[in-house]
Context: one part of a larger RNA
Order: sequence, then C1' cells, then structure tokens
RNA sequence: CUGGGCGUAAAGCGUACGUAGGCGGCUUAUUAAGUCGGAUGUGAAAGCCCUGGGCUUAACCUGGGAACUGCAUUCGAUACUGGUGAGCUAGAGUGUGAUAGAGGAUAGUGGAACUCCCGGUGUAGCGGUGAAAUGCGUAGAUAUCGGGAGGAACAUCAGUGGCGAAGGCGACUAUCUGGAUUAACACUGACGCUGAGGUACGAAAGCGUGGGGAGCAAACAGGAUUAGAUACCCUGGUAGUCCACGCCCUAAACGAUGUCAACUAGCCGUUGGGAACUAUUGUUCCCUUAGUGGCGCAGCUAACGCGAUAAGUUGACCGCCUGGGGAGUACGGCCGCAAGGUUAAAACUC
Repeated sequence: CUGGGCGUAAAGCGUACGUAGGCGGCUUAUUAAGUCGGAUGUGAAAGCCCUGGGCUUAACCUGGGAACUGCAUUCGAUACUGGUGAGCUAGAGUGUGAUAGAGGAUAGUGGAACUCCCGGUGUAGCGGUGAAAUGCGUAGAUAUCGGGAGGAACAUCAGUGGCGAAGGCGACUAUCUGGAUUAACACUGACGCUGAGGUACGAAAGCGUGGGGAGCAAACAGGAUUAGAUACCCUGGUAGUCCACGCCCUAAACGAUGUCAACUAGCCGUUGGGAACUAUUGUUCCCUUAGUGGCGCAGCUAACGCGAUAAGUUGACCGCCUGGGGAGUACGGCCGCAAGGUUAAAACUC
C1' cells in the first nucleotide's frame, strides 16, 4: 500500500464550533486541466520473452523481433470530474404570526424541615443497636408551646414527561438571553456536509485567595463486633460540600453505538404544534409533522439482539483498532501552583 474491522470480543475523540483539506443539488453555454483516442520523438546496450544460428548437447555465445505498460510535443473527442459565465429552487438560510419547555445568567421573595439561642410547661431519663456501650441529661435534657437567628436543599405536582451540543438543568417572581417546533406566504439563491491542527464548554473530587458553615461528612477520636477489625454498626467530628473570582480537564463523560444525508412492512403508547369533523365548556376520532418509548416484517448479527431514533441498504468526511502481560507505564516534549493530565515506547515474558 492492498485488505478486515470499531453496541457487548481490540477499537467512536466527553461535547460542540470551526481553519486547512476532502466531498458536494438542477439546467445551460464555454474551456479542455483531469479523462479517452491518434501521430511523432524518446524510452542506451546487456538481461527477461518469442524465433533463428554456432560450439557433438547443455550451460554459454550470437542474429532478428517483441516488449520497455513511461515521458515530452502535437492533432482530436467532450459523457463524467474540474475551471469560467448565465440561470433555477427540491438542500441551506432570512423575514412574518403563533407554541411548548427544570435551556442559560443575574437580582429578589417564599414555605416545610433541620440545628442553635431565649422564654414557658414539665420530670428522669434521652439517644442508639442484632444486643450494647461511648455520648447527652437534676447546672433540668428528651417531649411540648411561643419567639428569634442561620445555612443548605426545594416534598406533593413528577411522567421510559420536558429542555440542552455534551456535562447537565426541578420552589416562586422579575429582568436579560440562546436554541427548537409549527402555519401560510414572501425573499436570498448551493450560501452546503465533514473537519487534521485550533478554540470554547466540560459531573464529582482536588487546588489558590477571600467569605460562609445548618445538615451531611473523607481524615481523626471514642464505643462496639471480632482470633484480630487500621472495616462494616454506633456516638462525636475537621477538611469538603455552599458563594465570588481564578485554576484543574478527568469519569462506566454510556445508547459502552462519531457527524451529516438518502432509501426500506406494519402495530400500540406518549409530549409539542397544525388541520378537519362534531360541537360550542370541552371531549372523541382521523391525517400530518417534530420529539420520546414498547413490539415487530424484511434484512443484518458469532450469538445476545438491532430493526425508519438501525447494529438494514448506500454515500461523504473525521477519529480509532491490529494477541495477553509489561503499560496507558518509563523516557522526552507540551500543559498545570500542586495533585496530576496529555502525547507515548522498549527490553523481557506467555
């Protein structure tokens, strides 16, 4: 290089935007770079191949031919690809009117619970467990009522419901703001797809500075259990969890399934929108569209299973894999305050 693959066997980058590059809708004219054909020149000799000749044969030597699949110049062809010009509307987008939503950011507000503090009632226990003990309590706890403070999280609604590129998002209100869907028209006229590098976002934990700290809770202490118990259970409890700003950049970051587009039986739910009918509150049915689920034909698959949300049939582009261990390690580079991240071997061994 050819080839085979990537749901679970090795293998889809955590996600998006986007540079170069690759690929790219319909019609027409032109060009002739790619592409195809002809001619000319060149493509040393030897060798290889074909066919003759010479050594008694062969090896060997030698004549001729073919071949040298290439390159250059030139003359043509024009379907496809490319370039240029003109046009189109089915891709893509813009405008107008509606719709749904835990999409994002900021500010404010609320109730339940919890802990603490103050006061009242009240008395000997409370708490905890398999059973206990540590612990709290006559300096009045637990329980209960009233008041106050504080921080964090938002029960019910809640739903294989919704939104978001992913991570993720759930009390209410306001402001700012991103995207999606839909109806009928109007407009732009291929403006598109993918995307090496790059850039941005990226749970939790962790780090820096300054706040905050109710509950929970690594570490730690004590009590149990046990042969032991550096655990599981219990009583406490500090970082942390929360906020602001700045880092870190990793996850079973999972649908273990890259993105985009086209095509390919049906059936049943559900969310949003639209239309029609009935009707006039609203309900039911059907069709269609954008999601989200359950089955299932063909087909695919090693099987499990997937099956219009494909793992079916195809196309475009990117990423990745190549026996197990050594090892996602060492060394070096880059990044980071550090923790570490990323890129990434070999010896050896089975």